[in-house]
Context: one part of a larger RNA
């Protein structure tokens, strides 16, 4: 010198873009963060049409518009947080075979014909509540069986087993009271190949430090055989063999989340992994499975454990390392904002609803850019500070003063793109009356911080007198201190400038 997620002190006019718990993976109040679908399904609890009926108070009626609860798809395994753990079951690069995939694509082949339940719902009962229990009705795209297999699985090649759901919009004929059949299009629906992304598995090279850590290992190495897995494999088990690893550092113990990048430096290097991106793990601890195309699953069960609340003491409920916010801890680190318009994401045929992702605003000079704090002229070189050899010299063109300008900030008027879907049209912008644009009035609202022996750029004077104090090194102070403190005056940098930490 140059970096910074930075703090601290002094000081501070504005915009832009960015970035903000580096500490206690402490505890957490509240609210909100994952819904959707009435075009699957019974159905009507509220609400509004409509009808009935009415003592004019209101009844009643799923008829429609919808639509709480409920069945029953889809999502919820994404997205967002976090860095505990992990030294290797991580990761980064190259490569392998024995896999798996919903939604999406393209192909083939199918969607025949039944059946038995249950929730909601009635009724009745237990319960403080959490929530349960009987008995009873009823639906489906919920379940199960028959039929059918081009391909598909198993096979001892004889053969065997295996599938499905239907919704909605239009509709000439034909049937039928009527509703529909019935045809069509569209979206589902099964079976199967093949894709594309996605993912699961195993290799090899790298992947911190310390030998004051030297021997480790019994599922521990192998091998048959059986389990199991979407898949290979000691993954498991059972017998057999005695193997494997190790100074190219095995094991054990201590630090760590890895890259892509960042910072530094000419460059090799070195040091760092905040923000953005990839990947990993982790969701109060600690275990284990259930569902599912995908979890051993932050906002799901279950178990044990600490904690916190509720209780009628019988039992219960709870997980911010989601966004806000609180205590706590620290040198420190933000709002209990606004919108789904946009972008992206879930459902949904679609209108649509969700969406603390994300868009935006609020806070803070934390950092990085820009801008402004006026411009030109003005000497008897004023007054006034300081210094003085009293002569004068510096502040100082500095200021008054003249002549001009109006950025930013105020004020007023006008005023956006970002908007393409949607939607019959009307009409849809959180930001934002925001950016921009004109227009007014005045130089008028806007300069500080650190230094001034040497190093290193700047120098007198008073006080002080080894005292007060200074200080990164050298070192200043004990009576003329350019080094303590004050003042004038200089020097550097400026909305900051110092100081500490940090790293090169």
């Nucleotide at each position: 010198g140059a970096u910074u997620g930075a703090a601290c002190g002094c000081u501070a006019g504005c915009g832009g873009g960015a970035u903000g718990c580096c500490u206690u993976a402490c505890a957490c109040a509240u609210g909100c963060a994952a819904g959707u679908c009435g075009a699957a399904c019974g159905g009507c609890a509220g609400c509004a049409c409509g009808g009935a009926c009415u003592u004019c108070g209101g009844u009643c009626u799923g008829g429609u518009g919808g639509c709480g609860a409920g069945u029953g798809g889809c999502g919820a395994a994404c997205g967002g947080g976090u860095g505990a753990g992990u030294a290797a079951u991580g990761u980064a690069u190259c490569g392998g075979a024995a896999c798996g995939u919903g939604c999406c694509c393209a192909g083939u082949a199918g969607c025949g014909g039944g059946g038995g339940a249950u929730a909601a719902c009635u009724a009745c009962g237990c319960g403080a509540a959490a929530g349960c229990g009987u008995a009873g009705c009823u639906a489906a795209u919920a379940c199960c069986g028959c039929a059918u297999a081009c391909g598909c699985c198993c096979u001892a090649c004889g053969g065997g087993g295996g599938a499905a759901a239907g919704c909605a919009g239009g509709g000439g004929a034909u049937c039928g009271c009527a509703a529909g059949a019935c045809c069509u299009u569209g979206c589902a629906c099964u079976a199967u190949u093949g894709g594309a992304g996605c993912g699961g598995c195993c290799g090899a090279u790298a992947u911190c430090g310390g030998a004051u850590u030297a021997g480790c290992u019994a599922g521990u190495u192998g091998g048959u055989g059986g389990g199991g897995u979407a898949a290979c494999g000691g993954c498991u088990c059972a017998c057999c063999a005695a193997g494997g690893c190790g100074a190219c550092g095995a094991c054990g113990g201590g630090u760590a989340g890895c890259c892509g990048g960042c910072c530094u430096g000419a460059g090799a290097g070195g040091g760092c992994g905040a923000c953005c991106g990839g990947c990993c793990a982790c969701a109060c601890u600690g275990g284990g499975a259930c569902u599912g195309a995908g979890a051993c699953a932050c906002g799901g069960c279950c178990c044990a454990g600490a904690c916190u609340c509720c209780u009628a003491c019988g039992g219960g409920a709870g997980g911010c390392a989601g966004c806000a916010g609180u205590g706590g801890g620290g040198a420190a680190u933000a709002u209990u904002g606004c919108a789904c318009a946009a972008u992206g994401g879930g459902c949904g045929a679609a209108a649509g609803c969700c969406u603390g992702a994300u868009g935006c605003a609020g806070c803070g000079a934390c950092g990085c850019c820009g801008c402004g704090u006026g411009a030109g002229g003005g000497a008897u070189g004023a007054c006034g500070g300081c210094c003085u050899u009293c002569g004068g010299g510096u502040u100082g063109u500095a200021a008054a003063c003249c002549u001009c300008u109006u950025u930013c900030a105020g004020c007023a008027g006008g005023g956006a793109a970002g908007a393409a879907g949607c939607g019959a049209a009307a009409g849809u912008g959180a930001c934002g009356g925001u950016a921009c644009c004109u227009g007014c009035a005045g130089a008028a609202g806007a300069a500080g911080c650190g230094c001034c022996g040497g190093c290193u750029a700047a120098c007198u004077a008073c006080g002080u007198g080894c005292c007060a104090g200074c200080a990164g090194c050298c070192g200043c102070g004990g009576u003329a201190a350019u080094a303590c403190g004050u003042a004038g005056g200089g020097c550097g940098c400026a909305a900051g400038c110092g100081u500490u930490g940090u790293c090169c």

Predicted 3D model of a 504-nucleotide part of an RNA (small-subunit ribosomal RNA, 5' domain). Model confidence (mean pLDDT): 90 of 100. It matches the Rfam family "Bacterial small subunit ribosomal RNA". Rfam links the family to the GO terms structural constituent of ribosome and ribosome. RNAcentral holds the full RNA, with entries from ENA and SILVA.